[in-house]
């Protein structure tokens, strides 16, 4: 240089045929215990990688950048 894949919570990843973003784990908070833990119960925590366009409406479609894992040369 070219191809491919994949970027979505702090970490692991769901996410359909475009229609108000979701689980585990982990952190807080209460209960729970003599103190813990296990365990219940509820919160918090996103610019969906960044820039445009298409739509009434984009994580999803489409162009371009950027990272990052692979192959070719």
């Nucleotide at each position: 240089g070219g191809c491919u894949u994949c970027u979505u919570a702090g970490c692991u990843c769901a996410g359909u045929u475009g229609g108000u973003a979701g689980a585990g784990c982990g952190u807080c908070u209460a209960g729970g215990u003599g103190a813990a833990a296990a365990c219940u119960a509820g919160a918090a925590g996103g610019u969906c990688c960044c820039c445009a366009g298409u739509u009434c409406a984009a994580g999803u479609c489409u162009g371009g950048g950027a990272g990052u894992a692979g192959c070719c040369a």

This is a predicted structure of a 73-nucleotide RNA (transfer RNA) from Pseudarthrobacter sp. SLBN-100.
Its Rfam family is "tRNA". Rfam describes the family as follows. Transfer RNA (tRNA) molecules are approximately 80 nucleotides in length. The family's RNA type in Rfam is transfer RNA.
The RNAcentral record of the sequence draws on ENA.